[in-house]
Context: one part of a larger RNA
RNA sequence: GAGUGAACGCUGGCGGCGUGCUUAACACAUGCAAGUCGAACGAGAACGGUCCUAGCUUGCUAGGAUGUCAGCUAAGUGGCGGACGGGUGAGUAAUGUAUAGUUAAUCUGCCCUUUGGAGAGGGAUAACUACUGGAAACGGUAGCUAAUACCUCAUACUCCUUUUUAUGUAAAGUAAAUUGGGAAAUGUUUUUUCGCCAAAGGAUGAGACUAUAUGGUAUCAGGUAGUUGGUAGGGUAAGAGCCUACCAAGCCAAUGACGCCUAGCUGGUCUGAGAGGAUGAUCAGCCACACUGGAACUGAGACACGGUCCAGACUCCUACGGGAGGCAGCAGUGGGGAAUAUUGCACAAUGGAGGAAACUCUGAUGCAGCAACGCCGCGUGGAGGAUGACACAUUUCGGUGCGUAAACUCCUUUUAUAUGGGAAGAUAAUGACGGUACCAUAUGAAUAAGCACCGGCUAACUCCGUGCCAGCAGCCGCGGUAAUACGGAGGGUGCAAGCGUUACUC
Numbered sequence: 001g002a003g004u005g006a007a008c009g010c011u012g013g014c015g016g017c018g019u020g021c022u023u024a025a026c027a028c029a030u031g032c033a034a035g036u037c038g039a040a041c042g043a044g045a046a047c048g049g050u051c052c053u054a055g056c057u058u059g060c061u062a063g064g065a066u067g068u069c070a071g072c073u074a075a076g077u078g079g080c081g082g083a084c085g086g087g088u089g090a091g092u093a094a095u096g097u098a099u100a101g102u103u104a105a106u107c108u109g110c111c112c113u114u115u116g117g118a119g120a121g122g123g124a125u126a127a128c129u130a131c132u133g134g135a136a137a138c139g140g141u142a143g144c145u146a147a148u149a150c151c152u153c154a155u156a157c158u159c160c161u162u163u164u165u166a167u168g169u170a171a172a173g174u175a176a177a178u179u180g181g182g183a184a185a186u187g188u189u190u191u192u193u194c195g196c197c198a199a200a201g202g203a204u205g206a207g208a209c210u211a212u213a214u215g216g217u218a219u220c221a222g223g224u225a226g227u228u229g230g231u232a233g234g235g236u237a238a239g240a241g242c243c244u245a246c247c248a249a250g251c252c253a254a255u256g257a258c259g260c261c262u263a264g265c266u267g268g269u270c271u272g273a274g275a276g277g278a279u280g281a282u283c284a285g286c287c288a289c290a291c292u293g294g295a296a297c298u299g300a301g302a303c304a305c306g307g308u309c310c311a312g313a314c315u316c317c318u319a320c321g322g323g324a325g326g327c328a329g330c331a332g333u334g335g336g337g338a339a340u341a342u343u344g345c346a347c348a349a350u351g352g353a354g355g356a357a358a359c360u361c362u363g364a365u366g367c368a369g370c371a372a373c374g375c376c377g378c379g380u381g382g383a384g385g386a387u388g389a390c391a392c393a394u395u396u397c398g399g400u401g402c403g404u405a406a407a408c409u410c411c412u413u414u415u416a417u418a419u420g421g422g423a424a425g426a427u428a429a430u431g432a433c434g435g436u437a438c439c440a441u442a443u444g445a446a447u448a449a450g451c452a453c454c455g456g457c458u459a460a461c462u463c464c465g466u467g468c469c470a471g472c473a474g475c476c477g478c479g480g481u482a483a484u485a486c487g488g489a490g491g492g493u494g495c496a497a498g499c500g501u502u503a504c505u506c
Base pairs, nucleotide, nucleotide: 001506002505003504004503006502007501008500009499010498013378014377015376016375017374018373019371020370021336026334027333028332030331031330032329035080036079037078040077041076043073044072047071048069049066050065051064052063053062054061055060056059087289088288089287096214097213098212099211100210101209102208103207106206107205111202112201113200114199115198116197117196119153120152121151122150128143129142130141131140132139133138159181160180163177164176165175166174167173187194215261216260217259222252223251224250227249228248229247230246231245232244233243234242264286265285266284267283268279269278270277271276291312292311293310294309295308314325315324316323317322342368344367345366346365350364351362352361353360354359381411382410383409384408392401393400394399416443417442418441419440420439421438425433450495451494452493453492454491455476456475457474461490462489463488464487465486471478472477
């Protein structure tokens, strides 16, 4: 000198765009953050409609009925989605990340393309009803019922599998034949649609493996028995000590094994002429985690933040028998701290889930609120004006400085205030923002300047007070009676809605 997710002191007019718990991965009251589909299903507790009756205010009040009224729907069965989106960085020095590859060792719901199918049956079960246990959470027994829920049989070239042949390889593989086996919902809709099953290809996403790079420490020098390799078996979507049995004794290491400490990694960011050094907030990619530890289930995908089970700590309810919970989602609270915001509005846009759609949900997102936290822009007036006014300071008492500065005259209205108009963002409709941005008119210099410094480094000097005191200080150093260095004043210098200090980086 440059920089910061900064903090503190003094000060503070406006706008745009960004940013905002770096500390306790500490504990959390309350609300919301993942639902949706009646065009899969039975059903009918509500709401509405229709019909009937009564009252009258003559079109609404009350009561009743109705489940094909091709409205609607709590709860329930079923489907899809809750593995995305959002948060955090505890762990992890390599099961991570970055770059380049391999997968003849793999999977992939929804989506796209192609081919071929969808035949015949069956038994249940929730809801519901009855009885019943429990304080509650939640159940139990009996009976009834539906499906795109579940099961059986048929069919199936390509699929899987057994065996053989040909070709071929380091091992894979490819082609043909053969043994055994395996699918489905004629379901829904008003016709169209949308769905179901098998196979092939694509796209997307993911798994696995390899090489190189990716902190400190030798005051860590030896480490390792599933350890290293083989055979056989198991296991996985898939290769492999991934697991098991047996056999062999290997494997890693001063090119730093093993241990300990620290740490999410990268694109990037800051600095620097560069090489480098430091860093990893916001935004984007990958990884890991979800009170702590462990485990699997479901599923195309999880060993699953707002799912399940077990154990633990903590909190809450309890009728003491037993139960409930997990903000590192958005707000918000306590606590810690030098320090970091609203228990806001809207799904109008973009995107996501479900749905044929209408639409519903969406603290993602879009916006608004708070904060000079940062960057950028604008303003706090312009021109004229000398008896060089007054005050203040200084003085060699003549004067000099503040100083065209003010007053005064003329002008302007960015901004401000008031009134009126008023968008784009949306496409036929639909706008949270918002009567916002913006425009016009009126008023009137009107609403708007501070902070640090002035001995040298370093731009800027005098007076008074103090008297090695009080104090200053980044370094050198000032202060002991004329201190340009302390404190005040006048004057000046620098930056400016900021200025200085502290901390950290280059």
Molecule: small-subunit ribosomal RNA, 5' domain
Organism: Sulfurovum sp.